[in-house]
Parts: sequence; structure tokens; C1' cells
RNA sequence: CGAGUCGGACGGAUGGUCGCGGCGGUGAAACCGUCGAGGAAAGUCCGGACUCCGUAGAGCAGGGUGGUUGUUAACGGCAACCCGGGGUGACCCGCGGGACAGUGCCACAGAAAGCAAACCGCCUCCGCGUGAAGCGGUGGUAAGGGUGAAACGGUGGUGUAAGAGACCACCAGCGGGUCAGGUGACUGACUCGGCUUGGUAAACCCCACCCGGAGCAAGGUCAAGAAGGGCUUUCGGGUCCGCGUGAACGAUUGAGGGCUGCUCGCCCGAGUUCGCGGGUAGACCGCUCGAGCCCGUUGGUAACAGCGGGCCCAGAUGGAUGGCCAUCGGUUCGGAGCAUCGCUUCGAGCUACAGAAUCCGGCUUAUGCGCCGACUCGUCCA
Repeated sequence: CGAGUCGGACGGAUGGUCGCGGCGGUGAAACCGUCGAGGAAAGUCCGGACUCCGUAGAGCAGGGUGGUUGUUAACGGCAACCCGGGGUGACCCGCGGGACAGUGCCACAGAAAGCAAACCGCCUCCGCGUGAAGCGGUGGUAAGGGUGAAACGGUGGUGUAAGAGACCACCAGCGGGUCAGGUGACUGACUCGGCUUGGUAAACCCCACCCGGAGCAAGGUCAAGAAGGGCUUUCGGGUCCGCGUGAACGAUUGAGGGCUGCUCGCCCGAGUUCGCGGGUAGACCGCUCGAGCCCGUUGGUAACAGCGGGCCCAGAUGGAUGGCCAUCGGUUCGGAGCAUCGCUUCGAGCUACAGAAUCCGGCUUAUGCGCCGACUCGUCCA
């Protein structure tokens, strides 16, 4: 200098002017002060907090996860490591338990693709035939050739009629044993053995572990409420209850309801369900102090945890946080100049994705111009 890998941060500023929402100064207004969208607020894919069912069960079904350890409120998250694969490397990827429980699938080609198989070929014997060749049949064979992604280990030898792990040596694979290292998944060394028993579970399945439901439109408080009725009245009213009607079932011989779907079992229970007609639909809470943020320090490889200190940072409800003007900032391209690897100046362009609604931890996706750090490879110079 070039090419790459991994991680992090930012998400423009100032002034003027007009206009918003919360809180406080106040009972109200003006006015003043103060605060006022995100790294993803998005998707709704996971996990929770919180609220209600609700005072708890068993089995089946259903769903989720799938190497080990740590971390966390929890997760399918995060960190580190193991194994496998890719890359020269920094690093990246993984639906990472089981194919000897069972079922299924592996096109085409090929003789044959899960217990097999003989197309070409090689060998023994018999028959026919020849100048030479060759043809048919019985038996043996899977070393050679062919097909294929893959054909029941590889190389070399012994042996054989010809061959073959039939046997031998060295390997690979699989299974067992011992020792060492590691919390562990696993790794390494030595040794023994039958010689060797495709792939696919991101196919069905088997195994191990885990799993109540619904959701802030959760849930709660107050007010209002026509028809009608009770009590009271100084006859103006006040106060309390409170929809009307029809049908079915039921009132302890239990209607109806709850426990994810089903079954059992358990619990609540005096009214419940359906149709028609009428009234009210407003205000407040939940609502932002949080598994919160920042700084320092200790432990830890890290994720993260402990300790100390500091801070308060939207809470709307037809839904606020904005509009306009000006000046800068960043950046790209082009021109000019200079004290040249940068600076000054002029012109043009760009300045993104996007918008809280109960809250939090993740994951995924979108994103203008640039910035910072660590590491790898290549080339050149000293």
C1' cells in the first nucleotide's frame, strides 16, 4: 500500500419565529420553569414480570428443545469449549441423541442399491468343430472390466484349477481393556479382537428433558340509568332498591360453571340458559421507580455477578414531541490555488431506516454518508 475477517460507536448542530403534551408554581386562565420517540420504537418469532380464572390433581393426546459446562427472572438467548465441515489464514457454518426397535425412500444407469447379485470376464469337466479360431452345457468365482453419488474395507504378498481376509504384514474403520489430561462433552498413548455389518430421521419414528390458560381491549373503582317499587316529606323533594317480558331446565335425587383438548377425579353452586323489547355507555386507576441507567472497583478467559457512589429520563387517548427561515457540520464528485499525501476556496449532489401506547430480556429484518479498534494474508521499503 492492497485484499479480507471480527467487533464497537453515531444516527447532525445552532439561532430566530410560530405551535403542541406532561409536571410544578395555583381552584381556573395568562405567564414562568422543567421534561418530552428508537437502535431498531418494526416483525409478533421466543421468554418473562404483572392481572384474572383459582384452592389443588392423575392419565392420554398435543407442543417445544436436543454436544458439554457456565450465565440469566427465564428463553429456542448469551459466553466459553468439544466434535464434524469449509477456508492459506484471521475466522465462518451446524434442526450436533438414535439407522443393531420398526416402517419408508435412494430417480436414471447397472446383473445387482439391504442381505443381495453375475452383464463382460476367469477356471475345471463334457460335447461339437478347426489350418487357426470358436460354439453349447454343468459346476466354481467376485480378484480384473463396465454402470453409478454410492457396489459388502485399502496396498502388497502367500495360496489356488481360477480366485477370495481363505491366510499374513502394514493401514483405515468398528468394538473392548489399561494409563494420562480435562468439571464435562472429549483428547492422547499403549494393547486385544472378529476381519469389516451403505446412505437418509431438516422422512415417519424411538429416546431424554421441559410445558396450565387467557391477556392492559388483562383487571379494578366511581358515576349514570328509562319503566316500576319501598321508606319519608315542610308535598317542592330526599333516600334506597332496581330493566321489562316469553320459554326451557333446576333448587341438594345438583340446572349450570371451573380445572389447555379428552377421560377420570376434585371444587364452586341457587338460580342458569335462550329469544324479543328498553336504558346507560362517562370519569378515574392500572400508567411508568424499573429483573432501570451511568461511573468506579473486585472476581471471572468471557457472558456475567458482588460492592460503593450518582441520576430520574415521554405517559398520550382520535392520540403530543412539530412547521418555516437562516447559518453551519459531515460526505461524494468536479474546478482553481498553495507552504503537498494535506490545507484553502468555488460549484453541484446526498444527509438514511423510520414513530412510543403495560413493561422488560432476546432473536430477526430495514438503514444515507462516513468513523474507531483488533486480527489475517499478499507486496514493497528500512
A computed fold for a 382-nucleotide RNA from a Mycobacteriales bacterium, annotated as Bacterial RNase P class A. It matches the Rfam family "Bacterial RNase P class A". By type it is a ribozyme. Rfam's curators write: Ribonuclease P (RNase P) is a ubiquitous endoribonuclease, found in archaea, bacteria and eukarya as well as chloroplasts and mitochondria. The sequence was found by an Rfam model in a public genome assembly. Model confidence (mean pLDDT): 76 of 100.